Predicted 3D model of RNase P RNA and transfer RNA as a complex of 410 nucleotides. It holds a member of the Rfam family "Bacterial RNase P class A". Rfam describes the family as follows. Ribonuclease P (RNase P) is a ubiquitous endoribonuclease, found in archaea, bacteria and eukarya as well as chloroplasts and mitochondria. Rfam classes the family as a ribozyme. The coordinates come from a structure-prediction model, not an experiment, and the mean pLDDT is 79.
[in-house]
RNA sequence: AGAGGGCGAGGCGGCCGCCGGCGGGAGUCGAAAGACUUGCGCGGGAGGAAAGUCCGAGCUUCACAGGGCAGGGUGCUGGUUAACGGCCAGUCGAGGUGACUCGCAGGACAGUGCAACAGAAAGCAAACCGCCGCCGCAAGGCGGUAAGGGUGAAACGGUGCGGUAAGAGCGCACCGCCUCGUCGGUGACGGCGAGGGCAGGCAAACCCCACCCGAAGCAAGACCAGACAGGAGUCGCGUGGCCCGCGCGAUGACUCCGGGUUGGUCGCUCGAGCCCGCCGGCAACGUCGGGCCUAGAGGAAUGGUCGCUCACGACAGAACUCGGCUUAUUGCCCUCU
RNA sequence: GCCGGAGUAGCUCAGCUGGUAGAGCAGCUGAUUUGUAAUCAGCUGGUCGGGGGUUCGAUUCCCUUCUCCGGCU
Numbered sequence: 001a002g003a004g005g006g007c008g009a010g011g012c013g014g015c016c017g018c019c020g021g022c023g024g025g026a027g028u029c030g031a032a033a034g035a036c037u038u039g040c041g042c043g044g045g046a047g048g049a050a051a052g053u054c055c056g057a058g059c060u061u062c063a064c065a066g067g068g069c070a071g072g073g074u075g076c077u078g079g080u081u082a083a084c085g086g087c088c089a090g091u092c093g094a095g096g097u098g099a100c101u102c103g104c105a106g107g108a109c110a111g112u113g114c115a116a117c118a119g120a121a122a123g124c125a126a127a128c129c130g131c132c133g134c135c136g137c138a139a140g141g142c143g144g145u146a147a148g149g150g151u152g153a154a155a156c157g158g159u160g161c162g163g164u165a166a167g168a169g170c171g172c173a174c175c176g177c178c179u180c181g182u183c184g185g186u187g188a189c190g191g192c193g194a195g196g197g198c199a200g201g202c203a204a205a206c207c208c209c210a211c212c213c214g215a216a217g218c219a220a221g222a223c224c225a226g227a228c229a230g231g232a233g234u235c236g237c238g239u240g241g242c243c244c245g246c247g248c249g250a251u252g253a254c255u256c257c258g259g260g261u262u263g264g265u266c267g268c269u270c271g272a273g274c275c276c277g278c279c280g281g282c283a284a285c286g287u288c289g290g291g292c293c294u295a296g297a298g299g300a301a302u303g304g305u306c307g308c309u310c311a312c313g314a315c316a317g318a319a320c321u322c323g324g325c326u327u328a329u330u331g332c333c334c335u336c337u
Numbered sequence: 338g339c340c341g342g343a344g345u346a347g348c349u350c351a352g353c354u355g356g357u358a359g360a361g362c363a364g365c366u367g368a369u370u371u372g373u374a375a376u377c378a379g380c381u382g383g384u385c386g387g388g389g390g391u392u393c394g395a396u397u398c399c400c401u402u403c404u405c406c407g408g409c410u
Stems, first nucleotide, its partner, number of pairs: 001337008010309007018045002021042003025038005047315001051326002054324005059217004066244004071213005076090005091105001092103004106208002111206002113202002128149002130145006157175006176198001177196008221266004230257006236248003273292005279286002338409007347362004356393001364380005386402005
């Protein structure tokens, strides 16, 4: 100068406050159960990203969701997981002197399509200059030629030798490519051998192939209490893009207008949970044993101040909950180049 | 909190199967007029919100990020 990994996110104490929980006290209401208010004691109270909402699930409602089409997603291999586009291990390719890092990494003989400008020619072959042969006095014409020049991001394998009128996989050697066989590997793939003169790029273009996906989201939804005034229309309605199927339905259902209410409880935190240890596994992870309980609001809580100490502060604040990814950001430590 | 949409010239918007980014208004210059407006002719003006990737080539395709707007009790 870099590369990889890990840890922490100020600590202790005093005072005053804020939000939940538990215990018991007082007061009010109530027949009671209980509810509300107030103050006391004990104990708890934001993060590594709580963020972005980019993926995947749990949960809830709709048929505990079924078939087809359409649509969307993923894309090397093997594993892991509740699941994933995540993670782990490997293969191949690319970058780097290196530690190491990165990769939407299937298919371009299934089909369709794209390639501006330049250039003679952009996918099937093609002759502008040049080279060679023939004709011609010459200018030039006809034919051969993709080795050379020029254009372009890209020009029909590369290098060399032979060969030829000049050339060309035309022939040969090596390298590359394709096919086949064999060996190793679960596999991606790799090694070796033989054969083939050889097949462009783009699929983060449509598409094909394989696999996966029902829709919506806690403002989901369930229950209780209270208030109000009905009227009109339709025959279907059931939150999905369409069809089928299924279910419900005439004291019914749906839509529109008008009216009322802007209350309470649950969902709401014990969970695929966290920590430690043994064992299995390269690892991700899993089995078993022990221990722990760790915010749950509804105008929405973590603050203020003082003292000591340190190198002392950055990004930033839960709103149903988890597993990931990404982004923002500070200090320290270890290993390696 | 959840869901959806949009960023292109000073303003309002086009541009979509990838190939030099355009229109209207505004601004400037000239013509016309005694002068101004209107009209006519011409001109200027763009990190396509930022970064990275795919591709020969990106406003367009993919990923990430920022800002703004709307809906749901």